[in-house]
Molecule: TPP riboswitch aptamer (THI element)
Organism: Spirochaetaceae bacterium
């Protein structure tokens, strides 16, 4: 200075794909696509208002290509406690 209850603290859960070039084969480096995030991470997202996983080498569309978009999907799984603001009640003349 700004924000401010969809907050804050702590704890926990989760993903990292597709692709071009170069270096040279263990992989690394620099770019492109989508995205919050594609390992600048002490980051990002999510914790029942569900991130993500499974089905799935799935279906439709589209793309240079891909979980890129939609479907499946009110599917089956999936990680929480504390505190606070607000509201209400009680005590108090009031502050509290």
């Nucleotide at each position: 200075u700004g924000a401010c209850a969809u907050g804050c603290a702590u704890a926990g859960g989760g993903g990292u794909g597709c692709u071009g070039g170069c270096c040279g084969u263990g992989g690394g480096c620099c770019g492109g696509c989508u995205g919050a995030g594609a390992u600048c991470a002490u980051a990002c997202c999510c914790u029942u208002u569900a991130a993500c996983c499974u089905g799935a080498u799935c279906c439709g569309g589209g793309u240079a290509a891909u979980a890129c978009c939609g479907g499946c999907g009110g599917a089956g799984g999936a990680a929480a406690u504390g505190u606070g603001a607000c509201c209400u009640g009680c005590c108090g003349u009031a502050a509290g």